Predicted 3D model of a 540-nucleotide part of an RNA (small-subunit ribosomal RNA, 5' domain) from a Micropepsaceae bacterium. The RNAcentral record of the full RNA draws on ENA. Its Rfam family is "Bacterial small subunit ribosomal RNA". Rfam links the family to the GO terms structural constituent of ribosome and ribosome. The coordinates come from a structure-prediction model, not an experiment, and the mean pLDDT is 81.

[in-house]
Context: one part of a larger RNA
RNA sequence: GAACGAACGUUGGCGGCGUGGAUUAGGCAUGCAAGUCGAACGCGCAAGAGGGGCUUGCUCCUCAAGCGAGUGGCGAACGGGUGAGUAACGCGUGGGAAACCUGCCCUGGAGCGUGGAAUAACACUCCCAACGGGGUGCUAAUACCGCAUGGUAUCGCCGGGUGGCAUCAUUUGGCGAUUAAAGGUGGGGACCGAAAGGCCUGCCACUUCAGGAUGGUCCCGCGUCUGAUUAGCUUGUUGGUGGGGUAACGGCCUACCAAGGCGACGAUCAGUAGCUGGUCUGAGAGGAUGGUCAGCCACACUGGGACUGAGAUACGGCCCAGACUCCUACGGGAGGCAGCAGUCGAGAGGCUUCGGCAAUGGGGGAAACCCUGACCGAGCGACGCCGCGUGAGCGAUUAAGCCCUUCGGGGUGUAAAGCUCUUUUGUGAGGGAAGAACUACAACGACCUAAUACGUUGUUGUUUGACGGUACCUUACGAAUAAGCUCCGGCUAACUCCGUGCCAGCAGCCGCGGUAAUACGGGGGGAGCAAACGUUGUUC
Numbered sequence: 001g002a003a004c005g006a007a008c009g010u011u012g013g014c015g016g017c018g019u020g021g022a023u024u025a026g027g028c029a030u031g032c033a034a035g036u037c038g039a040a041c042g043c044g045c046a047a048g049a050g051g052g053g054c055u056u057g058c059u060c061c062u063c064a065a066g067c068g069a070g071u072g073g074c075g076a077a078c079g080g081g082u083g084a085g086u087a088a089c090g091c092g093u094g095g096g097a098a099a100c101c102u103g104c105c106c107u108g109g110a111g112c113g114u115g116g117a118a119u120a121a122c123a124c125u126c127c128c129a130a131c132g133g134g135g136u137g138c139u140a141a142u143a144c145c146g147c148a149u150g151g152u153a154u155c156g157c158c159g160g161g162u163g164g165c166a167u168c169a170u171u172u173g174g175c176g177a178u179u180a181a182a183g184g185u186g187g188g189g190a191c192c193g194a195a196a197g198g199c200c201u202g203c204c205a206c207u208u209c210a211g212g213a214u215g216g217u218c219c220c221g222c223g224u225c226u227g228a229u230u231a232g233c234u235u236g237u238u239g240g241u242g243g244g245g246u247a248a249c250g251g252c253c254u255a256c257c258a259a260g261g262c263g264a265c266g267a268u269c270a271g272u273a274g275c276u277g278g279u280c281u282g283a284g285a286g287g288a289u290g291g292u293c294a295g296c297c298a299c300a301c302u303g304g305g306a307c308u309g310a311g312a313u314a315c316g317g318c319c320c321a322g323a324c325u326c327c328u329a330c331g332g333g334a335g336g337c338a339g340c341a342g343u344c345g346a347g348a349g350g351c352u353u354c355g356g357c358a359a360u361g362g363g364g365g366a367a368a369c370c371c372u373g374a375c376c377g378a379g380c381g382a383c384g385c386c387g388c389g390u391g392a393g394c395g396a397u398u399a400a401g402c403c404c405u406u407c408g409g410g411g412u413g414u415a416a417a418g419c420u421c422u423u424u425u426g427u428g429a430g431g432g433a434a435g436a437a438c439u440a441c442a443a444c445g446a447c448c449u450a451a452u453a454c455g456u457u458g459u460u461g462u463u464u465g466a467c468g469g470u471a472c473c474u475u476a477c478g479a480a481u482a483a484g485c486u487c488c489g490g491c492u493a494a495c496u497c498c499g500u501g502c503c504a505g506c507a508g509c510c511g512c513g514g515u516a517a518u519a520c521g522g523g524g525g526g527a528g529c530a531a532a533c534g535u536u537g538u539u540c
Base pairs, nucleotide, nucleotide: 001540002539003538004537006536007535008534009533010532013388014387015386016385017384018383019381020380026344027343028342030341031340032339035074036073037072040071041070043068044067045066048063049062050061051060052059053058054057081299082298083297090224091223092222093221094220095219096218097217100216101215105212106211107210108209109208110207111206113147114146115145116144122137123136124135125134126133127132153178154177155176156175157174158173159172160171161170162169163168183204184203185202186201187200188199191198192197225271226270227269232262233261234260237259238258239257240256241255242254243253244252274296275295276294277293278289279288280287281286301322302321303320304319305318324335325334326333327332352378354377355376356375360374361372362371363370364369391421392420393419394418401412402411403410404409426477427476428475429474430473431472435467440462441461442460443459444458445457446456447455484529485528486527487526488525489510490509491508495524496523497522498521499520505512506511
């Protein structure tokens, strides 16, 4: 000199863009942060419309919409937080998988036949303080279970071709064995049917195979802090064979066999630490650092475990143990903010218990739509960077006051006053955005089709804004609302008077102060920076 997620002191007008729990991965009140689908399914509820029976206010049936819990599907493994652990194939980079998996999505092929038994909800009933649990009976499905069908799928056996990198890969022929499914909804001319429907035609879903895309898993080379006042470490250890396990290779696990494997090119042990793109500094080389943003990893009160699933460190899932907190009828139960706000604590120190799903993105749904503390916005903090303003012109041989003085004068100083202007900002008034593209609905076309239905698609119109009556624009008023902080001995820009008298004090270094102190304290003056200026801490 530069920098900072800074703090402290004095001061403080506005705006834009950023940024804000670095310490206790300490404890948490309260609210919200993951739901959705009735176009998978059966019920219950209250009102409504239509119809029937009659005892005229009761009951039964049907209809469309709504609400509620339940079965079922998908999602909840994403998104969001934190950096405790980890010196490791964790990360970075470059390769490999002829050793692998991949829901939803895309492309292509084939299929979707026929049966069955339950169960929740519900009703009745029992236990219980609560959480909750038991029994009996009824019922549905895209829930569950059979049978059928069976290929370019899988496995076994026999044979041929091609290729490679050892295990092998790929292709082809034959025989045998094994494995699947579910429906929902819109529309319709002829034909069948009393109707439902069959039938035809779309859309969504289902099964299976192949390929793709995306995401993941595993392996390897190289790189990745300090300590030798840590020198030896290792028994599933190193390798082999058989077996098991996994999506898959592998001591990953197991039985047996061999005795190996690592290490001064630093093993082992100990300490510290999430890694990277980057960031800061520096002419560079380098040094330091890893907050915000992005990628990867790890964790979710502490430790352990599996289940479900295409996928699990499963933060707002489950089980066990522990610590802590809460409820209790003392028998037993409930909980997990390192999500967004907020609270207590410790601390020099870091914000609102805000608005909205309008945009972007995500989940569900055919869609309407619902959910979304992701996100978009607003609020608070000079915490940082940047921009603007606090007025402009004229104005005296130069007022007053104050300071200095050699008492002549000099300084503050065109500074003020005064006159003439301007209106950024401010206050008042008026106007007022872009961010909106979709979707849906209506009308009119095109394609599809037996079809003017449905569906797909195009054009036009209507509809959707939290921010926000905000930004911005116009206008009225009036210099009106707006300057401080540090320093002045040298380094280092800026000097005098008074007070003090090695005292009080200053100080980054050198050093000032003991009676004329440009170095202490005050006045006047000056220098520097400026909505900031200094100090402290840390890095280069």